This is a predicted structure of a 388-nucleotide RNA (Bacterial RNase P class A) from a Gemmatimonadaceae bacterium. Of the family's consensus pairs, 93% are formed in the model. Its Rfam family is "Bacterial RNase P class A". It is annotated as a ribozyme. The sequence is in RNAcentral, with records from ENA. A source record names the gene rnpB. The prediction has a mean pLDDT of 76.
[in-house]
RNA sequence: GUCGCCAACCGGGUGAUCGCGAUCGGCGUUUUUCGGAACCCGCUCGAGGAAAGUCCGGGCUCCAAUCGGGCACGCUGCCAGGUAACGCCUGGGCGCUCUCGGCCUCCGCCGACGGGCGACGGAAAGUGCCACAGAAAAUACACCGCCCGGUCGAAAGAUCGGGUAAGGGUGAAAAGGUGAGGUAAGAGCUCACCGCGCGGCUGGCAACAGCCGUGGCAGGGUAAACCCCAGCGGGAGCAAGGCCAAAUAAGCAGCGAGAGGCGCCCACCUCGUCCAAGACGCUGCGGGUAGGCUGCUAGAGGAUGUAGGCGACUACAUCCCGAGAGGAAUGAUCACCGCAACGGAUCAAACCGUUGCACAGAACCCGGCUUAUAGGUUGGCGACGACG
Numbered sequence: 001g002u003c004g005c006c007a008a009c010c011g012g013g014u015g016a017u018c019g020c021g022a023u024c025g026g027c028g029u030u031u032u033u034c035g036g037a038a039c040c041c042g043c044u045c046g047a048g049g050a051a052a053g054u055c056c057g058g059g060c061u062c063c064a065a066u067c068g069g070g071c072a073c074g075c076u077g078c079c080a081g082g083u084a085a086c087g088c089c090u091g092g093g094c095g096c097u098c099u100c101g102g103c104c105u106c107c108g109c110c111g112a113c114g115g116g117c118g119a120c121g122g123a124a125a126g127u128g129c130c131a132c133a134g135a136a137a138a139u140a141c142a143c144c145g146c147c148c149g150g151u152c153g154a155a156a157g158a159u160c161g162g163g164u165a166a167g168g169g170u171g172a173a174a175a176g177g178u179g180a181g182g183u184a185a186g187a188g189c190u191c192a193c194c195g196c197g198c199g200g201c202u203g204g205c206a207a208c209a210g211c212c213g214u215g216g217c218a219g220g221g222u223a224a225a226c227c228c229c230a231g232c233g234g235g236a237g238c239a240a241g242g243c244c245a246a247a248u249a250a251g252c253a254g255c256g257a258g259a260g261g262c263g264c265c266c267a268c269c270u271c272g273u274c275c276a277a278g279a280c281g282c283u284g285c286g287g288g289u290a291g292g293c294u295g296c297u298a299g300a301g302g303a304u305g306u307a308g309g310c311g312a313c314u315a316c317a318u319c320c321c322g323a324g325a326g327g328a329a330u331g332a333u334c335a336c337c338g339c340a341a342c343g344g345a346u347c348a349a350a351c352c353g354u355u356g357c358a359c360a361g362a363a364c365c366c367g368g369c370u371u372a373u374a375g376g377u378u379g380g381c382g383a384c385g386a387c388g
Stems, first nucleotide, its partner, number of pairs: 001384010012337007020046003024042003028039004048359001052370002055368005060237004073233005078092005093120001094118005099112005121228002126226002128222003143168002145164008176194006195217001196215008241294004251285006260274004301320008338357007
């Protein structure tokens, strides 16, 4: 220098004009139910790293229950820590894998302040399931092969009975692995090493690791099947909820009320019905629809510094605060700059012109995860090449 991987961060800038939304202000204009509203003017402010998906955890609010225990259901699941909490984060353990290096004939083993991934409790409590292929998928019932014996046969071989899980073949997976002994052939049958179980010791808070002893080996896989174990979990959500309150029904109170009231409006008639135990009318209370106000944005908040911690994070000090709509404003144009692409010019640049500037859009708030994202900056690691 090029390429790749990982992590963190930025994610067009400045100015002018016009437009949109909001707070505040105006001896402003119009209107008014006198609270205000609409418009105009001025001032200030006006999206994000994901505002997204609404997946997980909380704050807040109401409802239900009220300490607690059990059943059912759901979620989580190596260990320790962080946190308000989490299925999130940090550190560690174990396993798988990639890269590089060392040892080695191979198989393989070991290592790296290496990278990535892991629903990573229990299969030795019980039940279930395991496609295709294969003899057999779990009580090994032997397909080929190997060995022994009987019968037939001159022999090759055929057949019957038995032994054998060492070899072949099938499969994702075949009954611990490699080697030696042993045997009729074989077999943990025996031995060494490795693996596994059990017991002990040492280190570690623990997960776990190392060492020693012991057992020939328990007998496949699957718990993202039921299940077992441990832990956690009440429901609904800002359209939560609170306040004010036109209209209206029930109900209550007061006053008025009789040749009365009601039967869609007005007048009359007929009919029906109610009524002095007050029909009916008016007023007030009540109730809470339309509408308005609130909840509402200063918070588990951010920046810097110091201290503690490997780290996530925590404590303290100082400073700062920047949308709050209520179906949704945050945009457009121009100039200059930056970046990219294309074209022209040029040996190549400088230069000129055109076009473009990712993903995306707050709706009660916060912590996460996931997904989308042009381009750029910084740091670390690895490979290759050049130079010294």